[in-house]
Context: one part of a larger RNA
RNA sequence: CGCAGGAGAUUUGAGGGGUGCUGUCCCCAGUACGAGAGGACCGGGAUGGACGGACCUCUAGUGUACCAGCUGUCCCGCCAGGGGCAUCGCUGGGUAGCUAUGUCCGGACGGGAUAACCGCUGAAAGCAUCUAAGCGGGAAACCCACCCCAAGAUAAGAUCUCCCGUGGCUUUUAAGCCCCUAAAGGCCCCUCGGAGAUGACGAGGUUGAUAGGCCGGAGGUGUAAGCGCAGAAAUGCGUUGAGCUGACCGGUCCUAAUCGGCCGUGCGG
Numbered sequence: 001c002g003c004a005g006g007a008g009a010u011u012u013g014a015g016g017g018g019u020g021c022u023g024u025c026c027c028c029a030g031u032a033c034g035a036g037a038g039g040a041c042c043g044g045g046a047u048g049g050a051c052g053g054a055c056c057u058c059u060a061g062u063g064u065a066c067c068a069g070c071u072g073u074c075c076c077g078c079c080a081g082g083g084g085c086a087u088c089g090c091u092g093g094g095u096a097g098c099u100a101u102g103u104c105c106g107g108a109c110g111g112g113a114u115a116a117c118c119g120c121u122g123a124a125a126g127c128a129u130c131u132a133a134g135c136g137g138g139a140a141a142c143c144c145a146c147c148c149c150a151a152g153a154u155a156a157g158a159u160c161u162c163c164c165g166u167g168g169c170u171u172u173u174a175a176g177c178c179c180c181u182a183a184a185g186g187c188c189c190c191u192c193g194g195a196g197a198u199g200a201c202g203a204g205g206u207u208g209a210u211a212g213g214c215c216g217g218a219g220g221u222g223u224a225a226g227c228g229c230a231g232a233a234a235u236g237c238g239u240u241g242a243g244c245u246g247a248c249c250g251g252u253c254c255u256a257a258u259c260g261g262c263c264g265u266g267c268g269g
Base pairs, nucleotide, nucleotide: 001152005163006162007161008160009159010158011157015149016148017147018146021049022048023047024046025045026044027043033038051106052105053104054103055102059100060099061098062097066093067092068091069090070089071086072085073084074083075082076081110144111143112142117137118136119135120134164268165179167178168177169176170175180266185263186262187261188260189205190204191203192202193201210256211255212254213252214251215250216249217248219245220244221243226239227238228237229236230235
């Protein structure tokens, strides 16, 4: 820009993309078959490998804004308690998120039309013949089925809902102008997001829980500081599962989403 008014939702599926793998064991059955050795078809069940998708409950990582321990040095006057630097100083753990080594799921079932091949009926050619007319069966390949995208599918589809004027002038023209009006809805702007390079997408903007703060909880760390007691002291015990705590789950208008502006018209060749 188009999709012959505008808008908000929900869709159909032309077309395109993806997937497509396979082992072992058990039952049938030590049956059919076979002198024996051996040993099935068909059908049913179980469990794996590789590959793929999703997810984070579990397991295992990471987790430089969480907690603790430790060393050297400088500083906060000293003790105590802390801060800076030393690869995040080193070490032990670890929430969310992101992950695989973890968990769940997938290939299927089925239908159509077929290949080689197997048939029925059947002449040419009184026989025979699956073929010449006609009719069946038959593969991981093909079409559908399953998953994803999809109406710029310009043949531009469908459904639901919402919105909008009357009058006048001119050279009566799918034209221009004046008056009134500015809908539904959208955007700008702002608060944000497991959305994201930016756009976009999604949640919100006081009729509000969108983010921060605060409060409660979860999870993590592992018993803070101070004080008391014991000990000459190192240290231990008590207060104490304490104190601290990022992203998690909620609550709460304390802070910030203020006030506003713009686009979009008037019933539609």

Background
The part of an RNA shown here (large-subunit ribosomal RNA, domain VI) has 269 nucleotides and comes from a Pseudomonadota bacterium. The coordinates come from a structure-prediction model, not an experiment, and the mean pLDDT is 87. RNAcentral holds the full RNA, with entries from ENA. Lineage of the source: Bacteria > Pseudomonadati > Pseudomonadota.